[in-house]
RNA sequence: UUCUUAUCAAGAGCAGGUGGAGGGACGAGCCCGAUGAUACCCGGCAACCGAUCCAAAUGAAUGGACACGGUGCUAAUUCUUGCAGCAAAAGCUGGAAGAUAAGAA
Numbered sequence: 001u002u003c004u005u006a007u008c009a010a011g012a013g014c015a016g017g018u019g020g021a022g023g024g025a026c027g028a029g030c031c032c033g034a035u036g037a038u039a040c041c042c043g044g045c046a047a048c049c050g051a052u053c054c055a056a057a058u059g060a061a062u063g064g065a066c067a068c069g070g071u072g073c074u075a076a077u078u079c080u081u082g083c084a085g086c087a088a089a090a091g092c093u094g095g096a097a098g099a100u101a102a103g104a105a
Base pairs, nucleotide, nucleotide: 001105002104003103004102005101006100007099008098013042016041017040018039022032023031024030026082027081028080029079043074044073045072048070049069050068052065053064054063055062078097083094084093085092086091
C1' cells in the first nucleotide's frame, strides 16, 4: 500500500502544561480558533486485540470481569453533503469515501 471482517447516534479536561496559526481527510457547505486552535506532554474515555480472572473451567467456543500490555479516541452523528432509490416537501434508506481494530498478501 491492497484485500477481508467488524464498528462508527454513547463516552472522555467549561481555568492542566508547552507552544504559537491554523484546523475540522478531500471538493462544496457550515463551523472551530489570540477568551489561544493543530501538535506534543499530562489527565481522561472506551474496551478492538493480547494477558489474567469468573461462569462445573482441563482444552475449545461463548458470555462476563479487569484495564496489566498493544492500539484507538477525547467540538459538532464519521459536523453535513458529494452516488443511487423512495418522497410534493421535510426527510428516509442504502451505497461510496473516510477512520479505527483484527487478520491476510
The prediction has a mean pLDDT of 82.
Predicted 3D model of a 105-nucleotide RNA (SAM riboswitch aptamer (S box leader)) from Cytobacillus gottheilii.